RNA sequence: CAGGCGGGUUAGGCAGUCGCUGCCGCCUUUUACGGCGGUGGAGGAAAGUCCGGACUCCGCAGGGCAGUGCGCCGGGUAACGCCCGGGAGGGGUAACCCUACGGAAAGUGCAACAGAAAGUAAACCGCCUCUCCCUUUACAGGGAGCGGUAAGGGUGAAACGGUGAGGUAAGAGCUCACCAGCAGUGGAGGCAACUCCACUGGCUUGGUAAACCCCGCACGGAGCAAGGUCAAAUAGGGGAGCGUUUGUAGCGCGGCCCGCGCGAGCUCCCGGGUAGACCGCUUGAGGCUGUCGGUAACUUCAGUCCCAGCUAAAUGGCUGUCGCCUUCUUCGGAAGGAACAGAAUCCGGCUUAUAGACCCGCCUUUAUU
Numbered sequence: 001c002a003g004g005c006g007g008g009u010u011a012g013g014c015a016g017u018c019g020c021u022g023c024c025g026c027c028u029u030u031u032a033c034g035g036c037g038g039u040g041g042a043g044g045a046a047a048g049u050c051c052g053g054a055c056u057c058c059g060c061a062g063g064g065c066a067g068u069g070c071g072c073c074g075g076g077u078a079a080c081g082c083c084c085g086g087g088a089g090g091g092g093u094a095a096c097c098c099u100a101c102g103g104a105a106a107g108u109g110c111a112a113c114a115g116a117a118a119g120u121a122a123a124c125c126g127c128c129u130c131u132c133c134c135u136u137u138a139c140a141g142g143g144a145g146c147g148g149u150a151a152g153g154g155u156g157a158a159a160c161g162g163u164g165a166g167g168u169a170a171g172a173g174c175u176c177a178c179c180a181g182c183a184g185u186g187g188a189g190g191c192a193a194c195u196c197c198a199c200u201g202g203c204u205u206g207g208u209a210a211a212c213c214c215c216g217c218a219c220g221g222a223g224c225a226a227g228g229u230c231a232a233a234u235a236g237g238g239g240a241g242c243g244u245u246u247g248u249a250g251c252g253c254g255g256c257c258c259g260c261g262c263g264a265g266c267u268c269c270c271g272g273g274u275a276g277a278c279c280g281c282u283u284g285a286g287g288c289u290g291u292c293g294g295u296a297a298c299u300u301c302a303g304u305c306c307c308a309g310c311u312a313a314a315u316g317g318c319u320g321u322c323g324c325c326u327u328c329u330u331c332g333g334a335a336g337g338a339a340c341a342g343a344a345u346c347c348g349g350c351u352u353a354u355a356g357a358c359c360c361g362c363c364u365u366u367a368u369u
Base pairs, nucleotide, nucleotide: 002364003363004362005361006360007359008358009357010356012322013321014320015319016318017317018316020041021040022039023038024037025036026035027034043340047351048350050349051348052347053346054345055223056222057221058220062258063257064256065255067219068218069217070216071215072086073085074084075083076082087101088099089098090097091096102214103213107212108211109208110207124153125152126149127148128147130145131144132143133142134141161179162178163177164176165175166174180204182201183200184199185198186197187196188195189194227279228278229277230276237270238269239268240267241266242265250262251261252260253259286305287304288303289302290301293298324337325336326335327334328333
């Protein structure tokens, strides 16, 4: 210099002018959609509605069956399927990144094509022994049958450990040496997941559970259109079914069954009227600065600040100037551009979209010294 990896900040600034709106104060008066002043007014994701909660209302005898979610260890947090730190496996030269990470010897299933054969599966080519036949002077060779074999070759992503030696009719952990794996025993490190060492041994027991399944843990419902206050209106008018204490119709207990509790009304169809205002509503598991502890996530303590609350939906328009980026340049400047995207009860996460600019740390190649 170039290429890469990880993390963070920002998401234009200033001024003028006109306009909207929350709160506070003042002024009137035709108390109105009023006027004046001060002060505040869309995000890093406000998005998705995927998780977890706060808050509100309803419910809270149980038993059984199913269902949903999570799945290595330790920590953080109000909590989580989130975050931090580790372990194991994998990718990369590395910085670093990924993991739906309990169990395949409880059972069932699945794996195209190729291949003899894809799980206690298998013999296509081949190798060996025996018998018979053909050919040959003989050796050698060829064919058929019975048997042995899985070391060699082939197929495949994967074929019942690997290398070497001995042994064998030919071979095979058949035996041995070393290695890998598995099991057992003992020891060391670590809170743990797990890692390492030694000895002994049978020699060796595919993949897939993001397939069914098994195991462990967790699990009331609904949601600000929650919920509440005030106001308005009316025709409970017509009809049908079930039921009225016999514990029944109906309702409730996350789904179903059993069971329990409440219970005199319940359900459906036709038709008519009203539907406005207010609260909830923004002071919070809050922000910022410093500090204690911690590898970190985060936590303790102190100080300081108030930072949108609309309701069919306010937070804006115009002008000028400065800044950023791109191109051109007669180097004076000119032209153009700027992403993803708008709060609706609130908060903690995750995921997705994103122009430009800036900062920090780390890895590698090349060159120079």
Notes:
Bacterial RNase P class A from an Acidobacteriota bacterium, 369 nucleotides, folded computationally. The coordinates come from a structure-prediction model, not an experiment, and the mean pLDDT is 77. Taxonomically the source falls in Acidobacteriota (Bacteria, Pseudomonadati).